[in-house]
Molecule: SAM riboswitch aptamer (S box leader)
Organism: Clostridiaceae bacterium
Parts: sequence; structure tokens; C1' cells
RNA sequence: ACCUUAUCAAGAGAGGUCGAGGGAAUGGGCCCGAUGAAACCUCGGCAACCGGCCGUAACGGCAAUGGUGCCAAGUCCCACAGGACGGCAGGUCCUGGCAGAUGAGGA
Repeated sequence: ACCUUAUCAAGAGAGGUCGAGGGAAUGGGCCCGAUGAAACCUCGGCAACCGGCCGUAACGGCAAUGGUGCCAAGUCCCACAGGACGGCAGGUCCUGGCAGAUGAGGA
């Protein structure tokens, strides 16, 4: 890097090093950032996917010692297709898709 599958409106931050970017990519918007971005480290926390325990399998429950993950804003919002409403602004909403993230499995 690829394939399958589940989930993605909830939740959870302090300190240190460093020093200018960051919010995945492209375009647009809107934000965060010298009252310190990204990255790394320490500690803390959230959640409960795998694993553990319990109940018969579907499924449900419990705990949070293990493997991950996560801790601004809905995956920050929009982009593509269909639909509903409409004061007509392409405006609001709904569904699906694409892309992405994370887990588990596979090749």
C1' cells in the first nucleotide's frame, strides 16, 4: 500500500521540550495558532473495537489489569446522485454514494 466488515451527532487535557504552522488530500468556506501550531515526552482522562468474565447461539450484560484507538468545532462544513419543503436564496432538510478515520479479519 490492497481486500472484506463494523462504527463514526456522544465522550475525554494538563505539564514539559521545541518554535510556525495546523484542521487527511484537491477546490471553496470557516476556524485554531507567539496567551505557543505541528511533532515528541510525561502524567491524566474518555470510550469499550479486540481480548477477559457472565448468561445458551443470534444477542445482551460487567469490569477497565492486557492489544489498539481517541481527548477544538458532526469525519469542522460543502463538493456527487436522488428526494422533500420553499418567501425562490441552488436556501434548509432527508437518504444514499465517494473519500477518510479507527477496530477486527484477510491476502